RNAcentral holds the sequence, with entries from ENA. Transfer RNA from a bacterium, 72 nucleotides, folded computationally. It matches the Rfam family "tRNA". Rfam classes the family as a transfer RNA.
RNA sequence: GCUCUCAUAGUUUAAUGGAUAAAACACCGGUUUGCGGUACCGGAACUUCAGGUUCGACUCCUGGUGAGAGCA
Numbered sequence: 001g002c003u004c005u006c007a008u009a010g011u012u013u014a015a016u017g018g019a020u021a022a023a024a025c026a027c028c029g030g031u032u033u034g035c036g037g038u039a040c041c042g043g044a045a046c047u048u049c050a051g052g053u054u055c056g057a058c059u060c061c062u063g064g065u066g067a068g069a070g071c072a
Base pairs, nucleotide, nucleotide: 001071002070003069004068005067006066007065010025011024012023013022018055027043028042029041030040031039048064049063050062051061052060
């Protein structure tokens, strides 16, 4: 330099172009307990950025950024 893949909550992952983006662990609060843990109930928290297509985009297209792989 060329080609390809990936980017979603604190972490690990879901989500045929269609409802308020879901779950586990972690975190916070409550119940329980003599205290803590366990268990149960509840809560906060997320689509890498910009543009485009579409009635509607996490999803499709283009470019940027970052990470990885292959070739040279």
The prediction has a mean pLDDT of 81.